[in-house]
Background:
This is a predicted structure of a 523-nucleotide part of an RNA (small-subunit ribosomal RNA, 5' domain) from Hemiselmis rufescens. Its Rfam family is "Bacterial small subunit ribosomal RNA". Gene Ontology terms of the family: structural constituent of ribosome and ribosome. Model confidence (mean pLDDT): 85 of 100.
Context: one part of a larger RNA
RNA sequence: GGAUGAACGCUAGCGGCAGGCUUAAUACAUGCAAGUCGAACGGUAACAGGUCUUCGGAUGCUGACGAGUGGCGCACGGGUGAGUAACGCGUACAAAAUCUGCCUUUCACUGGGGGAAAGUCGCUGGAAACGGCGAAUAAUCCCGCAUAAGACCACACUAUCGCAUGGUAGAGGGGUUAAAGGCUUCGGCUGGUGAAAGAUGAUUGUGCGUUCCAUUAGCUAGAUGGUAAGGUAACGGCUUACCAUGGCAACGAUGGAUAGGGGGCGUGAGAGCGUGAUCCCCCACACGGGUACUGAGACACGGACCCGACUCCUACGGGAGGCAGCAGUAAGGAAUAUUGGUCAAUGGAGGAAACUCUGAACCAGCCAUGCCGCGUGAGUGAUGAAUGCCCUUUGGGUUGUAAAGCUCUUUUGGAUAGGAAGAAUGGUCGGGAUUUAUCCCGGACGCGACGGUACUAUCAGAAUAAGCACCGGCUAACUCCGUGCCAGCAGCCGCGGUAAUACGGAGGGGGCUAGCGUUGUUC
Numbered sequence: 001g002g003a004u005g006a007a008c009g010c011u012a013g014c015g016g017c018a019g020g021c022u023u024a025a026u027a028c029a030u031g032c033a034a035g036u037c038g039a040a041c042g043g044u045a046a047c048a049g050g051u052c053u054u055c056g057g058a059u060g061c062u063g064a065c066g067a068g069u070g071g072c073g074c075a076c077g078g079g080u081g082a083g084u085a086a087c088g089c090g091u092a093c094a095a096a097a098u099c100u101g102c103c104u105u106u107c108a109c110u111g112g113g114g115g116a117a118a119g120u121c122g123c124u125g126g127a128a129a130c131g132g133c134g135a136a137u138a139a140u141c142c143c144g145c146a147u148a149a150g151a152c153c154a155c156a157c158u159a160u161c162g163c164a165u166g167g168u169a170g171a172g173g174g175g176u177u178a179a180a181g182g183c184u185u186c187g188g189c190u191g192g193u194g195a196a197a198g199a200u201g202a203u204u205g206u207g208c209g210u211u212c213c214a215u216u217a218g219c220u221a222g223a224u225g226g227u228a229a230g231g232u233a234a235c236g237g238c239u240u241a242c243c244a245u246g247g248c249a250a251c252g253a254u255g256g257a258u259a260g261g262g263g264g265c266g267u268g269a270g271a272g273c274g275u276g277a278u279c280c281c282c283c284a285c286a287c288g289g290g291u292a293c294u295g296a297g298a299c300a301c302g303g304a305c306c307c308g309a310c311u312c313c314u315a316c317g318g319g320a321g322g323c324a325g326c327a328g329u330a331a332g333g334a335a336u337a338u339u340g341g342u343c344a345a346u347g348g349a350g351g352a353a354a355c356u357c358u359g360a361a362c363c364a365g366c367c368a369u370g371c372c373g374c375g376u377g378a379g380u381g382a383u384g385a386a387u388g389c390c391c392u393u394u395g396g397g398u399u400g401u402a403a404a405g406c407u408c409u410u411u412u413g414g415a416u417a418g419g420a421a422g423a424a425u426g427g428u429c430g431g432g433a434u435u436u437a438u439c440c441c442g443g444a445c446g447c448g449a450c451g452g453u454a455c456u457a458u459c460a461g462a463a464u465a466a467g468c469a470c471c472g473g474c475u476a477a478c479u480c481c482g483u484g485c486c487a488g489c490a491g492c493c494g495c496g497g498u499a500a501u502a503c504g505g506a507g508g509g510g511g512c513u514a515g516c517g518u519u520g521u522u523c
Stems, first nucleotide, its partner, number of pairs: 001523004006519005013374006019367002021332001026330003030327003035072003040069002043065002047063003050059003079285003088210008098202002103198008111145001113143003120135006151176003155172001157170005181190003211257003218248003223245008260282004264275004287308005310321004338364001340363003346360001347358004377408004388399001390397002414459005422450001427445001428443006467512002470509002472493003478507005488495002
């Protein structure tokens, strides 16, 4: 000198863009953060309409729809960095050892039966949480049957190739395995099942790289390898039985300490050194520990079960909970924000769609935390005015073009008026292509949280706006007074004991400027 997720002191006019618990992975009141589908189903609690009516009411008939069955989603998105020195990450290969819902392309099929159990009704337990028994019932719920291959299984065969196990292709007979409907303007559309391929995502193996300590030198029994079996999507001591005795290590095993890794970021001419906030990729975690279930995918943050600690409710019998989601609270701390608005846009889930949900996201609020920009006026003006402060050799000097005065401007602030882009879709109407479902074109209407915001115009008026540290040398900037090794200063050298440019004040000066200085960290 640069940098900073900074903090502290003094000060403070505005805007744009960004950033904002680095500490206790401490504990959490309250609200919200994952739902959706009636075009899968039985139905009808609420709302609206209709029909019938003996005017009491009845009726799912319609729009819709609480609860329920069922489907898809909840494994994404969002948070944190505790653990991890590891194939965790980075990079380069490999899978002839693998899986992949939704999506795309292609081929084939979608026949015919049965069953249960919610909601409901009846009875009933409990303070509650939540249940128990019985009865009837629908489905894209569940289960047989049929059909069936280029799928799977075993058998025997041929060709060809290679990378060790082997791969690919072909023909043979045998065995096994599937499905679900819904809507319709009756044209069809959309779903379902099996197979092949793609895409996407995931999993696994390997080479190399990846902090410190040798005042850590030996470590290891599923340990190292083999055979067999089990298990997995798949290879494998992954697991088990048996057999062998191996395996790692001074090229640092084992142990200990510390730490998420990378793209990057800071600095530096570079080499390097430091670092891993915000943004992106990967990993790990979700009160501490463990376990599996469901599922294409989890061993699952707002799922389940068990153990533990803690908190809460209780009728004492028993129950409930998990902010390292967004706000917010307490605590800790030098220190870090609102219990805000909207789904308008982008994106996600569900849905045929309308649409619903979305603390993702987009916005707004707070904070000079940073960067950038603007302003606090501009020109002229010397009787170098007067007064004051300060200095003085008492003549004067300085503050100082500074002020006043004259002329001008109006950024900003104030007032008034206008006022966006971000909107494309979708719905509706018309036309066209045409496989009649979609697509394209055109018209009108409608949809904006931000926001009456940005921006624009007009009006008056210099009007509303400057501080901070420093002045001995390093280092730009000097005098007076006070103090008297005291009070104090100080980054280093060092100042202060009676003439202190170094302490304190004043005048003056040099520096930076809505900031300035100090402290911490780093190059």